[in-house]
Context: one part of a larger RNA
């Protein structure tokens, strides 16, 4: 110098920022992912009409179903290389929403839950039987498109890619809204943007008191599998990779972008921001779906909770908060107004993202506690050679100012979008930031240190006691080194100590 600092002493204000570094212990309560009736039958409730069967119209919404729950948010346990950083391959590959282009949507069935009835269970939750719908879900046409064979042309480093023709053989689609125009939304294919997997070079820890190590191991051919190349898995076959240019085993570690320090090399480090992995009580596992699982699911196992003892419920490394652990880390707050995100045609819903507020001198910047003038100089104190020195222009008084603070009045920007136009409307923070006024020095000063290194001395007390020290060292009776006092230095709303790097 820095530090996500922690302690002691001490504390006016504002800005912006940062805040469990240990137990990736354990967790009460709440909230943090929904939304859509313009996809679909229905149930309720209000109104109104009725031939009294019932209808219309509106509103909520369990339920089927669409999209979304893989984003967004939290940790850093694990991982030394299935990761990261950089640079490239992919002729070995997917992509839902978006946007472009072109085509196209025809014609059929059968389920089902909700709902009725019966009924099992303490409860989670269920069974049976009976009717019912859709953009749900099952054939058919048809189209391109995919595979396979063959012909033909172009391209290319090899497999082989690409155009294009014929044959086989497989495979599409949904419909709502509105008076209408249209408008959404569906299929199939090509582009495209953004995002994603796989693979190659190269780079960045410590031990050698770790010297060997590997059997699917290395390759090969066959088959499978995958979105995709591969021992990725499998039968056979070969015996190989790796390694003192450090394998292999053991420790330690998320990695970068940066950040601290240094002139600079270079050491150290990975808080906060921003990218990337990885994990989501441990372990596993597969479903769904373009994508896979912190707030799905199932299985195991450890805790924890209800239980009628048959059986059942949970996962804060989201935001708040509690216990614990610890030197040490905040509100169980406001708002979706902005800015992003999910649905929706729109209003709008959700949104602990985010935006604020609140705590903490935790850090880093500015402001302040007054300003001028005032004696050869009150008082008290302290030191004395008792003359007088020193505090000290410091007080006091005189003349000024009003940041901050108080109270009083005004009173914001952030807010503009939604095909255009015109009118409306939308602030959590907030009566805040700020501007005016008002009275008054009026509401504000500490710590550390004074032996040398190092800037700042004197007087008591003490007497190798008691203390004191980073180091050298001070203390045994004249102690500038200990304790108090008076002066005095330095820094200053902060001083100092204590870890830790440079």
């Nucleotide at each position: 110098g820095a530090u996500u600092a922690a302690c002691g002493c001490u504390g006016g204000c504002g800005g912006c920022g940062u805040g469990c570094c240990u137990a990736a212990u354990a967790c009460a309560u709440g909230c943090a992912a929904g939304u859509c009736g313009a996809a679909c039958g229905g149930a309720a409730g209000u109104a109104c009409c009725u031939u009294c069967g019932g209808g219309u119209a509106c509103u909520u919404u369990a339920g089927u179903g669409g999209c979304g729950a893989a984003c967004g948010g939290g940790u850093g346990a694990g991982u030394a290389a299935u990761a990261c950083a950089u640079a490239g391959g992919u002729a070995a590959c997917c992509u839902a929403c978006c946007c472009u282009u072109a085509a196209g949507a025809c014609g059929a069935g059968g389920a089902u839950a909700g709902c009725c009835a019966u009924u099992g269970g303490a409860a989670a939750c269920g069974a049976u039987g009976g009717a019912u719908a859709a953009a749900a879900c099952u054939g058919g046409a048809u189209a391109g498109g995919a595979u396979a064979u063959a012909g033909a042309g172009g391209a290319a480093g090899a497999a082989u890619c690409u155009u294009u023709u014929a044959u086989a053989u497989u495979u599409a689609a949904a419909a709502g809204a509105g008076a209408g125009a249209u408008c959404u939304g569906c299929u199939u294919a090509a582009g495209g943007a953004g995002g994603g997997g796989c693979c190659u070079g190269u780079g960045g820890c410590g031990c050698a008191u770790u010297a060997g190590u590997u059997a699917g191991u290395u390759g090969g051919u066959g088959g499978g599998g995958u979105a995709a190349g591969g021992g990725c898995c499998u039968a056979c076959c070969a015996a190989g990779g790796c390694g003192a240019u450090g394998a292999u085993g053991c420790g330690u570690a998320g990695c970068c972008g940066g950040a601290c320090u240094g002139a600079g090399a270079g050491g150290u480090u990975g808080a906060a921001c921003g990218g990337c992995c990885a994990c989501a009580a441990u372990g596993g596992a597969a479903c769904u779906g373009a994508g896979a699982a912190c707030g799905g699911u199932c299985c195991a196992u450890a805790c924890u909770c209800c239980u009628a003892c048959g059986g059942g419920a949970g996962g804060c490394a989201g935001c708040a908060g509690u216990a614990g652990g610890g030197a040490a880390u905040u509100u169980u707050c406001g708002g979706c107004a902005a800015u992003g995100g999910g649905g929706g045609g729109a209003a709008c819903c959700c949104u602990g993202a985010c935006c604020g507020a609140g705590c903490a001198a935790c850090g880093c910047c500015g402001c302040g506690u007054g300003a001028a003038c005032g004696a050869a100089g009150a008082a008290g104190u302290u030191a004395u050679u008792c003359g007088u020195a020193a505090u000290g222009u410091a007080a006091a008084g005189u003349u000024c100012u009003u940041u901050u603070a108080u109270c009083a009045g005004g009173g914001a920007a952030g807010a503009a979008a939604g095909a255009g136009g015109a009118a409306u409307u939308u602030g959590a923070c907030g009566g805040u930031a700020c501007c005016u006024g008002a009275g008054g020095a009026a509401u504000a000063a500490g710590c550390u240190c004074c032996g040398g290194c190092u800037a700042a001395c004197u007087a008591c007390g003490u007497g190798c006691c008691a203390g004191c020290a980073g180091c050298c060292g001070c203390g045994g009776u004249a102690a500038u080194a200990c304790g108090u006092a008076g002066g005095g230095a330095g820094c200053g709303a902060g001083c100092g100590u204590u870890a830790u790097c440079c």
The part of an RNA shown here (small-subunit ribosomal RNA, 5' domain) has 502 nucleotides and comes from an uncultured bacterium. The full RNA is in RNAcentral, with records from ENA. It matches the Rfam family "Bacterial small subunit ribosomal RNA".